The part of an RNA shown here (small-subunit ribosomal RNA, central domain) has 349 nucleotides and comes from an uncultured bacterium. RNAcentral holds the full RNA, with entries from ENA and SILVA. Its Rfam family is "Bacterial small subunit ribosomal RNA".
Context: one part of a larger RNA
RNA sequence: CUGGCCGUAAAGCGCGCGUAGGCGGUUAGUUAAGUCGGAUGAGAAAGCCCUGGGCUCAACCUGGGAACUGCAUUCGAUACUGGCCCACUAAAGUGCGAGAGAGGGAGGUAGAAUUCCACGUGUAGCGGUGAAAUGCGUAGAUAUGUGGAGGAAUACCGGUGGCGAAGGCGGCCUCCUGGCUCGACAAUGACGCUGAGGUGCGAAAGCGCGGGGAGCAAACAGGAUUACAUACCCUGGUAGUCCACGCCGUAAACGAUGUAUACUACCCGUUGGGAGACUUGAUUUCUUAGUGGCGCAGCUAACGCAAUAACUAGACCGCCUGGGGAGUACGGCCGCAAGGUUAAAACUC
Repeated sequence: CUGGCCGUAAAGCGCGCGUAGGCGGUUAGUUAAGUCGGAUGAGAAAGCCCUGGGCUCAACCUGGGAACUGCAUUCGAUACUGGCCCACUAAAGUGCGAGAGAGGGAGGUAGAAUUCCACGUGUAGCGGUGAAAUGCGUAGAUAUGUGGAGGAAUACCGGUGGCGAAGGCGGCCUCCUGGCUCGACAAUGACGCUGAGGUGCGAAAGCGCGGGGAGCAAACAGGAUUACAUACCCUGGUAGUCCACGCCGUAAACGAUGUAUACUACCCGUUGGGAGACUUGAUUUCUUAGUGGCGCAGCUAACGCAAUAACUAGACCGCCUGGGGAGUACGGCCGCAAGGUUAAAACUC
């Protein structure tokens, strides 16, 4: 090199865009680089292999042959691949008309609730727990009424519902904006797939600077529990949680399942389109794009997967190679730091 794998055994980059590269639809023509065939040259000798001979045999020596899978030149072949070129429409994208949506960004606005403040009513408790206590309350709490302040989040609708590449996205309104689906036609005509490097996005926590701070709440304090209780329970409570800008770049970033394409029984539900039928209905059939359940063939170590494949194929990328040491050390790169990324060995079982 060949060969084996990656849902759960080791193994799919968190997710896009995209450079190089790899791979690439249908039909002609041309070329002859790959590919295939012939010829010529060269492929030292020895060795290996085959077949003879010489030492009494053998090792050993020696003659001949074969082989030397490759290379060069030249003459041909043209199915496939490549190059060039004429076309095509099924891929791909565009135009036109509709449609659904918590997709993204900005601004505004609404109601309920918690907390706090002021005033009124009112009086001895409230709160909390398994039970309590810390705590709050006669300086008038809890409860209740009116008014006000402020921050955060949007009950019901709400749904194996929707949207997004992923992270993720949920009151309402306006503006800006991305993607998707369906329908009938038109034009373009392979413009495609993947993607090492690269580049962008990327929950929570954390960091920098400035705001904000209702509730919740690491740390911390107190009360309990307990043999102890640096916990679980309770009363408080600061960072933080929120906003703006800039970093960080990691997660059980999970479907633990890379992307794109084609093909392969059936049945049931649901979301968004389109078409038809009649008995015009809370009707029914077909179709398309999603999203679920079950199940045949097939696959699988089993569990299970099964048109949203873990089936059958081919394309491209990533990754794995016993456990520990270790996702560590050293070095590089990145970061304000925390740390991230790349990534060993000794030793040991």